[in-house]
RNA sequence: GGCUGACCGGCGCCGAAUCCCGCGCCAGCGGGAACCGGGGACCCAAACAUCUGGGGUGAAUCCGGCCCAACUCGGGCCGGUAGGGCAUCUCCACGUCCGAACCCGUCAGCUAACCCGGUAGGCGAGAUGGAGAGGACAC
Numbered sequence: 001g002g003c004u005g006a007c008c009g010g011c012g013c014c015g016a017a018u019c020c021c022g023c024g025c026c027a028g029c030g031g032g033a034a035c036c037g038g039g040g041a042c043c044c045a046a047a048c049a050u051c052u053g054g055g056g057u058g059a060a061u062c063c064g065g066c067c068c069a070a071c072u073c074g075g076g077c078c079g080g081u082a083g084g085g086c087a088u089c090u091c092c093a094c095g096u097c098c099g100a101a102c103c104c105g106u107c108a109g110c111u112a113a114c115c116c117g118g119u120a121g122g123c124g125a126g127a128u129g130g131a132g133a134g135g136a137c138a139c
Base pairs, nucleotide, nucleotide: 011124012123013122014121018033019032020031021030022029023028034119035118036117037116038115039114044109053107054104055103056102057101062080063079064078065077066076067075068074083098084097085096086095089132090131091130092129093128
């Protein structure tokens, strides 16, 4: 000096998942704000739907090929794709990444009042260029 790992304090990304207050045996519990999700009328929609069950959160849908298995169902791999992310906000260009997982339990269209919940988890060592908008601070 370089690379890698761990810890602490910061900065930042995905995501609703942040902030504040009180109590406490300091394990945790309760409350508020903010953000997010679900249920739930008239009207509207549907004139259907209901085992090919149906539905919800989420960007995460759909298609093709190969292999295993093989009555069938199914599983694995590869490629693409609707869609989504990448340092305030929008657009353009370039590049890159994701394109999962889980839940309800026969049941739910929209939906005012009203009712019920969540505030997790996982990552990065760099942040590409241009145009525009808005705000704050200082003088």